[in-house]
RNA sequence: GCCCCUAUCGUCUAGUGGCCUAGGACGGCGCCCUUUCACGGCGCUAACACCGGUUCGAAUCCGGUUGGGGGUG
Repeated sequence: GCCCCUAUCGUCUAGUGGCCUAGGACGGCGCCCUUUCACGGCGCUAACACCGGUUCGAAUCCGGUUGGGGGUG
């Protein structure tokens, strides 16, 4: 240089056009429980990398940019 894959809460992940102003687990915070801690219960917290396009409708499809990973000379 060329080719391929990939990007969602702090972390891991679900979602494959409308049921999603995005769900779950861990984490964090608050309350309950306990003499206290731990365990447990309840609630809250926080996300679709960016720019454009297609569509009545995009996290999802297409193109580009950026980051990450792999292959190849």
Transfer RNA from Actinomyces sp., 73 nucleotides, folded computationally. It is recorded under the gene name trnE. The same sequence occurs in records of 4 taxa. Rfam family: tRNA. Rfam classes the family as a transfer RNA. Its family is annotated with triplet codon-amino acid adaptor activity in the Gene Ontology. The RNAcentral record of the sequence draws on ENA and Rfam.